This is a predicted structure of a 137-nucleotide RNA (c-di-AMP riboswitch aptamer (ydaO/yuaA leader)) from a bacterium. The model forms 92% of the base pairs in the Rfam consensus.
This record gives sequence, C1' cells and structure tokens, in this order.
RNA sequence: UAGUAGAAAAUGCUGAAUUCCUCCCAAAGGGAGGAAACGGGGGACCCAAACUGUGGGGUGAAUUCUGCUUUCUGCAGAUAGGGAACCCUUCUUCCCGAACCCGUCAGCUAACCCCGUAAGCAGAGAAGGGAGCGAUU
Repeated sequence: UAGUAGAAAAUGCUGAAUUCCUCCCAAAGGGAGGAAACGGGGGACCCAAACUGUGGGGUGAAUUCUGCUUUCUGCAGAUAGGGAACCCUUCUUCCCGAACCCGUCAGCUAACCCCGUAAGCAGAGAAGGGAGCGAUU
C1' cells in the first nucleotide's frame, strides 16, 4: 500500500413492517393491551364473467420460454417485471427475477368485517432539473 475476515458506533439499503401511550412482573429486561400511521384480505346494487378437477385463489418485482440431465430432481441460458443511498428524468454499470400461504372457496365492490407491523443486509457513477440542511460573510 492492497486484499480478506470480525467487532462497535454512526449513516443507510430491500421491504407495509414505524412512532407513541397505558398496565403488570422477578424491573437488566420481559409480558399484556391500546392508538396513530403504513400495508393487505373479505364483502352489495351496477358493471363484468359465462365460470365450475387439467380445481381455484392470495401475499410478493419474482412471470414465461429453451436446452441439458437422473422419471423424481437438479443445472445452464434467456425473459415479463423489480432494486441501487434527498426527489424526478436520461445514460452507463452492477444485482434480483425467490419463497410461502388458503383449502374446494373468494370478479369489481359503498357501508361493514378481519389481518400484518417481519425477515435480511452494507453501500453505484455521470448529466439535467428541483427540494432541504449546515457553515461563513
């Protein structure tokens, strides 16, 4: 000097997954409950659909195709779509393109009803426009 790994703090990223309040306990901390905010599902008329085992449906960006392989299965390539640090757009670069749930059942849907508040991580560059903060004079 460069690289790799680990820890702490700060700052952040994907995502709806944050903030506040009350009470209880053995008071480090844990538990119970509530509110706001954000997010999701069910659910009329009208409209739509003509559906109903090759079942159907939901959350999510995560669908679809091709080839190889060992039928199960796995691998590789591509792809709809999605992400990258104040916001929008453009270009370039890098990455994701999963997983789970309901259980024969759900189109939309006002009122109304129900549910979630996790999990996992560590950083792109440039241009144009915009917004905000701080310092100095």